[in-house]
This is a predicted structure of a 479-nucleotide part of an RNA (small-subunit ribosomal RNA, 3' major domain) from a metagenome.

Context: one part of a larger RNA
C1' cells in the first nucleotide's frame, strides 16, 4: 500500500423480510451429461456454459460416417508451350459425381504476319485445409457493474515504499453538491446533451378525419363539401427544487404544499470509467507459429447431426367450476407484402382447392384479435363433457424428394396427472399474472427468441439475519 477475517461503524441493492405468481412431482418440447454408434461434427460447463454459437439439420446447409470419383485442383493469380471461338442442345452408361459419343456454332483487329478476350490439355510458381495453439495476437464479446469509483500534473510530508488531495462534518441515485482542511487545479467515469413516451400552441392537410351544410343508403365519411375533433409531422413551448411553510450550519439538501398534463433523476432506452477472471471466441473475420499437399485438400450418392437403461437445466401444457363445452355480441398495437400478400365468390366436416379484384401499400391485402363483457344454454366434483400424451386409419400443404426425420387437417384412441419433497427462482406499477397479435430466420417446419397492444393485482413494518456491493478504521505469521 493492497488481500483477507465466522474483526468493528455507517450505507446500498427484489439482499433479506412483507406479497404475488412459478420451478423442483406428471407428459410433451428444446438445449446438456452420459451411453450407444460406422458417424452420432464442433465449440461453450460456478456465478459469468446447459430454447447458448444456431434469427430456424430431410438434401443443400455440414464441417461427422460409409462408398464412389478426383490432384494445378471446387476457386484466385502469373508464366509458357499446344490447341479450340466462346457457347448450346442431344444420346447412351451410371446411385450422381462423371465419362464417351454426336450435332449445331466458327470471335474481335488486321490484306497478312500478328496482337487482343474466352475455354481445354500439359508443365511450373502456387492454391486450399471448419487441421493444432484464444496460454503466441488482432478485433469482437462475457462478467464484477451502471457498482462509483479510477487516476494525474504542480505542491507539501516521509530516508524510502508511499501518503496527501479522494479523508472529516452534512448530504445526494452518485468522488452529487455544500462547508472544512497542506492543499490547489485536472482528466476518465457520474449527470447532462442524443431517441421513444406523457401536455399544449402554430402551420400543413392525403390515402386519415367528420362537427356545421347537402345528397344518399337496409347500413357505412359512401359522395359534394369542410379545415373545427381524431390522427399522421414539421417546429415552438412546458419542469428548473422555478414559488410558497417549516427543518437544517446563514450552506447543501430534507420535508409537507400551491399551481400543473407531468414533480423532484417523470417514465422507458441508448450510453459501460481504470481494470478483473493467461475469461470465451483461431468454426465470423483476420493474423504468427506448426502440421497435412495422389490428403488433414477437393466433388458426389446415401447416412449421421433426429440414436435412448439414465442424470440436470430452460419452457409448453395440465391437473379443472374464478372452469370446459356450444351460440349470438365488441374493443387493439406494433408490423410485414411484388419469385410477394392475396380479397369477393365458390367448393371441402376441416387442413385447403379453385378463383384472381385490389395492392410497390395512411388507399389493397395478411386479419379472425383473444381474455374480458352480455345474454343464454349445458356439464354438477367424477380421473369426468377435465387433461390430452400415445397409437390406429384417412388427408393437406411445401418441396426432385417428407421411409431414417416436416407442418398442419379430420375420424377413433384417450396415458400420466388429484397443485408437487428437500430445495429454488422471478417480480416494487401500467409492474407481476394473465389474453392474444406481429416480426425475423424461412420453400416448408417454433412450445424458443425479439417485438405489440388488451385486462390488471397483492405487500414493503423496517435492516436483526443470508447473498452481493460501496466507504472509513482494525488485526494479519498472506502478497
Nucleotide at each position: 500500500u493492497g488481500a483477507c477475517g465466522g474483526g468493528g461503524g455507517c450505507c446500498c441493492g427484489c439482499a433479506c423480510a412483507a406479497g404475488c405468481g412459478g420451478u423442483g412431482g406428471a407428459g410433451c418440447a428444446u438445449g446438456u451429461u452420459g451411453u450407444u454408434u460406422a458417424a452420432u461434427u464442433c465449440g461453450a460447463u460456478u456465478g459469468u456454459a446447459c430454447g447458448c454459437g444456431a434469427g430456424g439439420a430431410a438434401c443443400c446447409u455440414u464441417a461427422c460416417c460409409a462408398g464412389g470419383g478426383u490432384u494445378u485442383g471446387a476457386u484466385a493469380u502469373a508464366u509458357a508451350a499446344g490447341u479450340g471461338a466462346a457457347u448450346u442442345u442431344g444420346u447412351u452408361a451410371g446411385a450422381g459425381a462423371u465419362a464417351a459419343c454426336a450435332a449445331a456454332g466458327c470471335c474481335u483487329a488486321g490484306c497478312a504476319a500478328u496482337a487482343g478476350g474466352c475455354g481445354c490439355u500439359u508443365a511450373u510458381a502456387c492454391g486450399g485445409g471448419u487441421g493444432u495453439u484464444g496460454c503466441a495476437u488482432g478485433g469482437c464479446u462475457g462478467u464484477c457493474g451502471u457498482c462509483a469509483g479510477c487516476u494525474c500534473g504542480u505542491g507539501c510530508c516521509g530516508u524510502g515504499a508511499g501518503g496527501u488531495g479522494u479523508u472529516g462534518g452534512g448530504u445526494u441515485a452518485a468522488g452529487u453538491c455544500c462547508c472544512g482542511c497542506a492543499a490547489c487545479g485536472a482528466g476518465c467515469g457520474c449527470a447532462a446533451c442524443c431517441c421513444c413516451u406523457a401536455u399544449u400552441g402554430u402551420c400543413u392537410g392525403u390515402u386519415a378525419c367528420u362537427a356545421c351544410c347537402a345528397g344518399g343508403u337496409u347500413a357505412a365519411g359512401c359522395u359534394g363539401a369542410g379545415g373545427a375533433c381524431u390522427c399522421a409531422g414539421a417546429u415552438a413551448a412546458g419542469a428548473c427544487u422555478g414559488c410558497c411553510g417549516g427543518u437544517g450550519a446563514c450552506a447543501a439538501a430534507c420535508u409537507g404544499g400551491a399551481g400543473g398534463a407531468a414533480g423532484g433523476u417523470g417514465g422507458g432506452g441508448a450510453c459501460g470509467a481504470c481494470g478483473u477472471c493467461a475469461a470465451g471466441u483461431c468454426a465470423u473475420c483476420a493474423u504468427g507459429a506448426c502440421c497435412c499437399u495422389u490428403a488433414c485438400g477437393u466433388c458426389c450418392u446415401g447416412g449421421g447431426c433426429u440414436a435412448c437403461a439414465a442424470a440436470c437445466g430452460u419452457g409448453c401444457u395440465a391437473c379443472a367450476a374464478u372452469g370446459g363445452u356450444c351460440g349470438g355480441u365488441a374493443c387493439a398495437g406494433a408490423g410485414c407484402g411484388a419469385a410477394g400478400c392475396g380479397a369477393a365468390g365458390u367448393c371441402g366436416c376441416g387442413a385447403g382447392g379453385c378463383g384472381g379484384a385490389g395492392c410497390a401499400a395512411a388507399u389493397c391485402g395478411c386479419a379472425a384479435a383473444a381474455a374480458a363483457g352480455c345474454c343464454g344454454a349445458u356439464c354438477u366434483c367424477a380421473g369426468u363433457u377435465c387433461a390430452g400424451a400415445u397409437u390406429g386409419g384417412a388427408g393437406u400443404c411445401u418441396g426432385a424428394a417428407a421411409c431414417u426425420c416436416g407442418a398442419c387437417u379430420c375420424c377413433a384412441u384417450g396415458a400420466a396427472g388429484g397443485u408437487g419433497g428437500a430445495a429454488u427462482c422471478g417480480c416494487u406499477a401500467g409492474u407481476a399474472a394473465u389474453c392474444g397479435c406481429g416480426c425475423a430466420u424461412c420453400a416448408g417446419a417454433a412450445c424458443g427468441g425479439c417485438g405489440c397492444g388488451g385486462u390488471g393485482a397483492a405487500u414493503a413494518c423496517g435492516u436483526u439475519c443470508c447473498c452481493g456491493g460501496g466507504c472509513c478504521u482494525u488485526g494479519u505469521a498472506c502478497a